[in-house]
Context: one part of a larger RNA
Molecule: small-subunit ribosomal RNA, central domain
Organism: uncultured bacterium
RNA sequence: UUGGGCGUAAAGCGGGUGUAGGCGGGCUUAUAAGUCAGAUGUGAAAUCCCAGGGCUUAACCCUGGAAGUGCAUUUGAUACUGUAGGUCUUGAGUGUGGUAGAGGUUACUGGAAUUCCUGGUGUAGUGGUGAAAUACGUAGAUAUCAGGAGGAAUACCGGAGGCGAAAGCGGGUAACUGGGCCAACACUGACGCUGAGAUCCGAAAGCGUGGGGAUCAAACAGGAUUAGAUACCCUGGUAGUCCACGCUGUAAACGAUGGAUACUUGUUGUUAGAGGUAUUGACCCCUCUAGUGACGUAGCUAACGCGAUAAGUAUCCCGCCUGGGGAGUACGGUCGCAAGAUUAAAACUC
Numbered sequence: 001u002u003g004g005g006c007g008u009a010a011a012g013c014g015g016g017u018g019u020a021g022g023c024g025g026g027c028u029u030a031u032a033a034g035u036c037a038g039a040u041g042u043g044a045a046a047u048c049c050c051a052g053g054g055c056u057u058a059a060c061c062c063u064g065g066a067a068g069u070g071c072a073u074u075u076g077a078u079a080c081u082g083u084a085g086g087u088c089u090u091g092a093g094u095g096u097g098g099u100a101g102a103g104g105u106u107a108c109u110g111g112a113a114u115u116c117c118u119g120g121u122g123u124a125g126u127g128g129u130g131a132a133a134u135a136c137g138u139a140g141a142u143a144u145c146a147g148g149a150g151g152a153a154u155a156c157c158g159g160a161g162g163c164g165a166a167a168g169c170g171g172g173u174a175a176c177u178g179g180g181c182c183a184a185c186a187c188u189g190a191c192g193c194u195g196a197g198a199u200c201c202g203a204a205a206g207c208g209u210g211g212g213g214a215u216c217a218a219a220c221a222g223g224a225u226u227a228g229a230u231a232c233c234c235u236g237g238u239a240g241u242c243c244a245c246g247c248u249g250u251a252a253a254c255g256a257u258g259g260a261u262a263c264u265u266g267u268u269g270u271u272a273g274a275g276g277u278a279u280u281g282a283c284c285c286c287u288c289u290a291g292u293g294a295c296g297u298a299g300c301u302a303a304c305g306c307g308a309u310a311a312g313u314a315u316c317c318c319g320c321c322u323g324g325g326g327a328g329u330a331c332g333g334u335c336g337c338a339a340g341a342u343u344a345a346a347a348c349u350c
Stems, first nucleotide, its partner, number of pairs: 003322004007304002012318001014201004021194003025088007033081002035077008049065006091191001092188004096183004103177007110154001115149007125136002162169002206247006216240001220236004258317006266295011299306002323350003332343004
């Protein structure tokens, strides 16, 4: 609890779709619910306020008036909001023609490299480190050549480059498929924005079942280092890392910045398109649209900084914060196979 805020001080849900709700473009007609104005009734007395009066004064008391934010009825007003009808095209969408892309799913496939196996050559070391040792090797290693197996990842291109709502996406080919952008027209005619619940997606690790297992590698073992060394370094090495299906639902899920719309000096890169100019043609140059970077004006900011991709100027909707610790914990609920997730206090203390 009126408010003030949410890049870094507490605070933007990890992200989409969307129900209720809230909010919503131009013109016009009707209505008069909200709104505004008038009238009438009511709004007890006392109290409060004002003017008088009574107790010697005051407190107190008496008389009168005013006020009474309100409610009801009624008569009007019609700018705005609402409701009902009509209409429009600029918001939104559909169609047409182009266009870029690691957007997604499935199948097939290439080369390099690591490891292992077989064979050849060849001989005493190899490997590893700060230095070593464990380890491997005369049962022939390392090195080198040929052949084979298997799994995972895709050098160069490659880029503050692209795509996606986010998580994320990178060899090649094919099939299926989502979204964006540009241009000029045609069509629908406000169909829009946001979004409590809900629902779907959601890195890594982890879990279940079944495969697979090359590399790397928690745990574990050994060797070193050290006062110790349950570590850092080395040699090995199992889960896991990979695939299918199902679960989990969390991250510094970050731009630590919710979404939408409008407006507000500029300079300079880059990506995708369109137009103009120019040219034999491609460039160059100019303009527009959409994205993505750097710098910076005004303005904002506690400062740092932000600055048309705003943290500027405004409107709408949602989420969240309210001193530190206790604590994102306990209890309870919901979800989960579990791990745990989510919702979420208090005592006490400073």